[in-house]
RNA sequence: UGCUCUGUGGUGUAUCGGUAACGCACUUGGCUUUGACCCAAGAGAAGCAGGUUCAAUUCCUGCCAGAGCAU
Numbered sequence: 001u002g003c004u005c006u007g008u009g010g011u012g013u014a015u016c017g018g019u020a021a022c023g024c025a026c027u028u029g030g031c032u033u034u035g036a037c038c039c040a041a042g043a044g045a046a047g048c049a050g051g052u053u054c055a056a057u058u059c060c061u062g063c064c065a066g067a068g069c070a071u
Stems, first nucleotide, its partner, number of pairs: 001070007010024004018054001026042005047063005
C1' cells in the first nucleotide's frame, strides 16, 4: 500500500428487508433465621455519517476500530 473478514445491552452469541431474541451477569419482589439455590417481574444494545426503500442490524458508499493474508 492492496485485499478479505468482523463491529448488536456489562459480557458471549442469534436475527438472509417487516415489533431486535437468548444464556450469563445486574436490579426489585417472593422464598429463607441470613446467604446461596429456586420462583416471578424489570432495566439495559445495532461502531459513526450518508444513500436506496413504504420500511434497513440486514442492501450500497465513505470513515473509524480490530483481526488475518499478500507485497